RNA sequence: GGGCGUGUAGCUCAGCUGGGAGAGCGCAUCCAUGGCAUGGAUGAGGCCGCAGGUUCGAUCCCUGUCACGUCCA
Numbered sequence: 001g002g003g004c005g006u007g008u009a010g011c012u013c014a015g016c017u018g019g020g021a022g023a024g025c026g027c028a029u030c031c032a033u034g035g036c037a038u039g040g041a042u043g044a045g046g047c048c049g050c051a052g053g054u055u056c057g058a059u060c061c062c063u064g065u066c067a068c069g070u071c072c073a
Base pairs, nucleotide, nucleotide: 001072002071003070004069005068006067007066010025011024012023013022019056027043028042029041030040031039032038049065050064051063052062053061
């Protein structure tokens, strides 16, 4: 330098055919216990890497770009 893949909550990851942004773990508060572990209830937490484009509407489609991984040279 070129090909391919990945980028969504603090972490690990889902997201069907374009229309609701989610799960587990973690975190906070409350309840149960004398207390811990543990269990239960409720809740906070997101520019869907970034910038454009298409569309009535984009995490999803198109273009560019950045980061990381991998392969080739």